Record summary: The prediction has a mean pLDDT of 82. This is a predicted structure of a 73-nucleotide RNA (transfer RNA) from a Chitinivibrionia bacterium.

RNA sequence: CGCGGGAUGGAGCAGUUGGUAGCUCGCCGGGCUCAUAACCCGGAGGUCACUGGUUCGAGUCCGGUUCCCGCUA
Numbered sequence: 001c002g003c004g005g006g007a008u009g010g011a012g013c014a015g016u017u018g019g020u021a022g023c024u025c026g027c028c029g030g031g032c033u034c035a036u037a038a039c040c041c042g043g044a045g046g047u048c049a050c051u052g053g054u055u056c057g058a059g060u061c062c063g064g065u066u067c068c069c070g071c072u073a
Stems, first nucleotide, its partner, number of pairs: 002071006010025004019056001027043005049065005
């Protein structure tokens, strides 16, 4: 250089045929308890690696770029 896969809240991952992004853990507040943990209720936190395009509408489709993993040489 070539081929394939990946990049989505703090962490790990979903997201189907394009229709305003969700799950678990964690964090914060409350309940329960003598207290902690567990359990229950509520909440905050992401414009989806970057950039351009298509579209009424893009995490999803298309082009380019960056980074990570694997394969081949």
Rfam family: tRNA. The family's RNA type in Rfam is transfer RNA. The source organism's lineage runs through Bacteria, Pseudomonadati, Fibrobacterota and Chitinivibrionia.